[in-house]
Context: one part of a larger RNA
Molecule: small-subunit ribosomal RNA, 5' domain
Organism: metagenome
RNA sequence: GAACGAACGCUGGCAGCGUGGAUUAGGCAUGCAAGUCGAACGGGAAGCUGAGUUUUCAAUCUUCGGAGAGAAUUUUCAGUGGAUAGUGGCGGAAGGGUGAGUUACGCGUGGGCAAUCUGCCUCGAAGUUCGGGACAACCCUCCGAAAGGAGAGCUAAUACCGGAUGUGGUCUCUGUGCGCAUGUACGGAUGACUAAAGGCGGGGAUUCUUCGGAACCUGUUGCUUUGAGAGGAGCCCGCGUGCCAUCAGCUUGUUGGUGAGGUAAAGGCUCACCAAGGCUUACGGCUAGCUGGUCUGAGAGGAUGAUCAGCCACACUGGGACUGAGACACUGCCCAGACUCCUACGGGAGGCUGCAGUCGAGGAUCAUUUGCAAUGCGCGAAAGCGUGACAAUGCGACGCUGCGUGGAGGAUGACGGCCUUCGGGUUGUAAACUCCUGUCAUUUGGGAAAAAUAGCAUCUUGAUUAAUACCCUUGGUGUUUGAUGGUACCAAAAGAGGAAGCCACGGCUAACUCUGUGCCAGCAGCCGCGGUAAUACAGAGGUGGCGAGCGUUGUUC
Numbered sequence: 001g002a003a004c005g006a007a008c009g010c011u012g013g014c015a016g017c018g019u020g021g022a023u024u025a026g027g028c029a030u031g032c033a034a035g036u037c038g039a040a041c042g043g044g045a046a047g048c049u050g051a052g053u054u055u056u057c058a059a060u061c062u063u064c065g066g067a068g069a070g071a072a073u074u075u076u077c078a079g080u081g082g083a084u085a086g087u088g089g090c091g092g093a094a095g096g097g098u099g100a101g102u103u104a105c106g107c108g109u110g111g112g113c114a115a116u117c118u119g120c121c122u123c124g125a126a127g128u129u130c131g132g133g134a135c136a137a138c139c140c141u142c143c144g145a146a147a148g149g150a151g152a153g154c155u156a157a158u159a160c161c162g163g164a165u166g167u168g169g170u171c172u173c174u175g176u177g178c179g180c181a182u183g184u185a186c187g188g189a190u191g192a193c194u195a196a197a198g199g200c201g202g203g204g205a206u207u208c209u210u211c212g213g214a215a216c217c218u219g220u221u222g223c224u225u226u227g228a229g230a231g232g233a234g235c236c237c238g239c240g241u242g243c244c245a246u247c248a249g250c251u252u253g254u255u256g257g258u259g260a261g262g263u264a265a266a267g268g269c270u271c272a273c274c275a276a277g278g279c280u281u282a283c284g285g286c287u288a289g290c291u292g293g294u295c296u297g298a299g300a301g302g303a304u305g306a307u308c309a310g311c312c313a314c315a316c317u318g319g320g321a322c323u324g325a326g327a328c329a330c331u332g333c334c335c336a337g338a339c340u341c342c343u344a345c346g347g348g349a350g351g352c353u354g355c356a357g358u359c360g361a362g363g364a365u366c367a368u369u370u371g372c373a374a375u376g377c378g379c380g381a382a383a384g385c386g387u388g389a390c391a392a393u394g395c396g397a398c399g400c401u402g403c404g405u406g407g408a409g410g411a412u413g414a415c416g417g418c419c420u421u422c423g424g425g426u427u428g429u430a431a432a433c434u435c436c437u438g439u440c441a442u443u444u445g446g447g448a449a450a451a452a453u454a455g456c457a458u459c460u461u462g463a464u465u466a467a468u469a470c471c472c473u474u475g476g477u478g479u480u481u482g483a484u485g486g487u488a489c490c491a492a493a494a495g496a497g498g499a500a501g502c503c504a505c506g507g508c509u510a511a512c513u514c515u516g517u518g519c520c521a522g523c524a525g526c527c528g529c530g531g532u533a534a535u536a537c538a539g540a541g542g543u544g545g546c547g548a549g550c551g552u553u554g555u556u557c
Base pairs, nucleotide, nucleotide: 001557002556003555004554006553007552008551009550010549013403014402015401016400017399018398019396020395026359027358028357030356031355032354035090036089037088040087041086047080048079049078050077051076052075055072056071057070060067061066097314098313099312106241107240108239109238110237111236112235113234116233117232118231121229122228123227124226125225126224127223128222129163130162131161132160138153140151141150142149143148168194169193170192171191172189173188174187175186176185177184178183198221199220200219201218202217203216206215207214208213242286243285244284249279250278251277254276255275256274257273258272259271260270261269289311290310291309292308293304294303295302296301316337317336318335319334320333339350340349341348342347367393369392370391371390375389376387377386378385379384406436407435408434409433416427417426418425419424440498442493443492444491445490446489450484455479456478457477458476459475462472501546502545503544504543505542506527507526508525512541513540514539515538516537522529523528
């Protein structure tokens, strides 16, 4: 000199863009952060409508017996309606947070898998057949303080199970080509094993019909088997990736082999047997997430890993598996432990290293805000629903950038201050005064872009089809959607009005005098100042530097 996720002191006008728990991976009240699908399925509450019924009141009419519009109420049936919960599917493995652990194939980079898996998505081929029995919800009984649970009965499905078929796939045999070996790619053959589920529309002949519809044709979306792809994941290897030798030896599943098990998959990954090997900055200790990058520097290098992006690891602590395409799963399950809470003392509940917020510790780090309008993600045919991701607003001079605090004129060089050789000098065109301007702030009025769609209606192109139905598709028109926000921006009004400080002045280092103090009080980055004339302390005037900041401290180069 530069830099910072900074802190502290003094000061502080506005705007834009960034950025903000670095310490206790300490404990957490409260709210929200993952749902969705009725076009998979059964059941169906409230409400509304109509018809009847029970009880009560009653305008009006009356032949005084009664009739009775209408209102409230009880209950039944039918229609409509679609809540809450349940079965089932997909998603809760993404998104979000943190850096405790980890010196490791963890990360970076370059390769390998002839040792592998892959839901949703894209393209291709084939199929989608016949049956069965349950379990929730519901109803009944019971146990428990609660959390919750037990038993009996009924029922649906794209839930579950069995059979058929086998384009294919797997296993076996075999041909050709290729390869670094095990082998692999593409063909061929006999046999064995191996699948499925429906939903939602449209249609005119024919058949059946409980008159609702079904068979039939057709569209679309699912389902099953399989091939290829894309994206994703797993495993292996070369090289690189801190400090300490005041750590010199370490190792028994250890190193290798045979066989078996296990996995999607190679492998001591695991096991039995056999051999006695294997490693050497090993082993041990301390520290630490790694990288793209960031800071500095002419560079080489050094330091660093906040925000953003990629990878990894973790989710109260330790262990375990289940489900699933994918987890050994942050807001799933089980066990143990510590802690907190409820309890009828028998037993239960919980996990902010999500967003806000709270306590604690700390020099130190914000709102218990608004919205799903946009971008994405999940589900859904769609409308849509959900989303503390995200988009916004708020707070903090924490950083960067921009703007302003006025401009021009104005000397008899006013007053005051300070200095003085008492003549004057300086503050100083500075002020006053005159003439202007209107950025920002204030008030008033107008007022965006961010919105593209999707759906629906209508016209239209193509495809499909028996079809000018439907569905899909191309293009046009109309309709509709804004949290921010009456914000940005524009215009008008008034008036210099509301807006300057901080540090330094002995040398390094730009900038000097007076007074006070008297080795005292104090200053100080280094050299050093101060003991009666201190340009070095304190105050004042003046000057220099930077400026909504300035200085100090800490850290890095």